[in-house]
Overview:
Model confidence (mean pLDDT): 76 of 100. Two RNAs folded together computationally: RNase P RNA and transfer RNA, 412 nucleotides in total. It holds a member of the Rfam family "Bacterial RNase P class A". It is annotated as a ribozyme. Rfam describes the family as follows. Ribonuclease P (RNase P) is a ubiquitous endoribonuclease, found in archaea, bacteria and eukarya as well as chloroplasts and mitochondria.
RNA sequence: GCGGUUCGUUAGAUGAUCGCUUGUGCCUUUAGGGUAUAAGAGGAAAGUCCGGGCAGCGUAGAGUAAUGGCAGUCGCUAACGGCGACCGGAGGCAACUCUAGGGAAAGUGCCACAGAAACGAAACUACCUGAUUUAUCAGGCAAAGGUGAAACGAGCGAGGUAAGAGCUCACAGCGUAUCAUGGUGACAUGGUACGGAGGUAAACCCUGCCAGUUGCAAGGAGGUCUGCAUUAAGGGCUACUCGUCCGCAGGCCGAUAUCCGCUUGAUCUUGUAGGCAACUACAUGACUAGAUAGAUGAUCGUCCUAGACAGAACCCGGCUUACCGACGGACCGCCCAU
RNA sequence: GCGGAUGUAGCUCAGUUGGUUAGAGCGCUGGUCUGUGGAUCCGGAGGUCGUGGGUUCAAGCCCCAUCAUUCGCC
Numbered sequence: 001g002c003g004g005u006u007c008g009u010u011a012g013a014u015g016a017u018c019g020c021u022u023g024u025g026c027c028u029u030u031a032g033g034g035u036a037u038a039a040g041a042g043g044a045a046a047g048u049c050c051g052g053g054c055a056g057c058g059u060a061g062a063g064u065a066a067u068g069g070c071a072g073u074c075g076c077u078a079a080c081g082g083c084g085a086c087c088g089g090a091g092g093c094a095a096c097u098c099u100a101g102g103g104a105a106a107g108u109g110c111c112a113c114a115g116a117a118a119c120g121a122a123a124c125u126a127c128c129u130g131a132u133u134u135a136u137c138a139g140g141c142a143a144a145g146g147u148g149a150a151a152c153g154a155g156c157g158a159g160g161u162a163a164g165a166g167c168u169c170a171c172a173g174c175g176u177a178u179c180a181u182g183g184u185g186a187c188a189u190g191g192u193a194c195g196g197a198g199g200u201a202a203a204c205c206c207u208g209c210c211a212g213u214u215g216c217a218a219g220g221a222g223g224u225c226u227g228c229a230u231u232a233a234g235g236g237c238u239a240c241u242c243g244u245c246c247g248c249a250g251g252c253c254g255a256u257a258u259c260c261g262c263u264u265g266a267u268c269u270u271g272u273a274g275g276c277a278a279c280u281a282c283a284u285g286a287c288u289a290g291a292u293a294g295a296u297g298a299u300c301g302u303c304c305u306a307g308a309c310a311g312a313a314c315c316c317g318g319c320u321u322a323c324c325g326a327c328g329g330a331c332c333g334c335c336c337a338u
Numbered sequence: 339g340c341g342g343a344u345g346u347a348g349c350u351c352a353g354u355u356g357g358u359u360a361g362a363g364c365g366c367u368g369g370u371c372u373g374u375g376g377a378u379c380c381g382g383a384g385g386u387c388g389u390g391g392g393u394u395c396a397a398g399c400c401c402c403a404u405c406a407u408u409c410g411c412c
Base pairs, nucleotide, nucleotide: 001334002333003332004331005330006329007328008327009326010325012303013302014301015300016299017298018297020040021039022038023037024036025035026034027033028032042309046320047319049318050317051316052315053314054215055214056213057212061242062241063240064239065238067211068210069209070208071207072086073085074084075083076082087101088099089098090097091096102206103205107204108203109200110199111198119153124145125144127140128139129138130137131136155171157169158168159167174195175194176193177192178191179190180189181188182187219260220259221258222253223252224251225250226249227248228247234246235245236244267286268285270283271282272281273280274279304307339411340410341409342408343407344406345405348364349363350362351361357395366382367381368380369379388404389403390402391401392400
């Protein structure tokens, strides 16, 4: 210098005028209005794909079943299907990236077409032996050929045989069990013994773990009367059992609104300490939208790097998706110079 | 805000234990028939199965993500 990997920041700035929502003060006044002042969208506010808080169902308890979900190990977390580190596997020269990664040696199912044969074992061509009608029959074999995504499932060599074959042997490799060493662990390395077992579990299934259900359109904030029941019946948001709790049903007036829930929170800033990291603890400082037909905008200027995707609706932690660009940190490869 | 369903030819729809080349009706188009047109009859074209990945030997079908359409709930 060129190319690449990865992490992070930012998401136009500024001035004037006119508007909108909310808090607070003051004035006026009453479902309010005026005025001053302060604050006023995001990294994804989105998709609603997961997990929680909160609320009702009773304060949500126990067991079994059903249903659904998850799946290497250790950790983080309120929790998670999320995150971090590591192990195994795949890709890349490398930095690094990806990984739905339990079990097929419990059982069942499926493996189209082609092929002799698709997991049950058999045998089309070929090879060998015997018989004879010399082209067939009987037997042996499973190395070789061909088909297919896959061929009975351990490669090369030697021995062996009528011909052959893990049939036998040595070496290498695989799986299971077990031992030793290292590691918290997945696992790695090495030793010993045994073994021949196709693929598919994002097919049923088995193993382990998790989950009660409904959702802010949750839910709370009135009056009055009647009927039934009196410890029984009945009911309490998947089923059954146990346990436990509760009176139940209906009419009329009023209302179809308003208020609460609603924003101080697993919150954020900075620092210190622990940890490889995710993250945690302590100290310090900050208050940062809360509408309810739904505010955060419009116009005119100036500057530049010329402005992308996009708008809160109970609140958080993640994931996924959309996105014009700009800037910065760390690292890798190649080339050149010294 | 919460919950569900659908997407296959121009239109309406089939497509099941995943399997050889994805079909049907209407429409379109060429021919036949007719004086002409329609109907009839004979043929033909037309498909990234919404999109992107994955599992598998093999995906319209199974799994994940995503986009669009649509329905229900005070």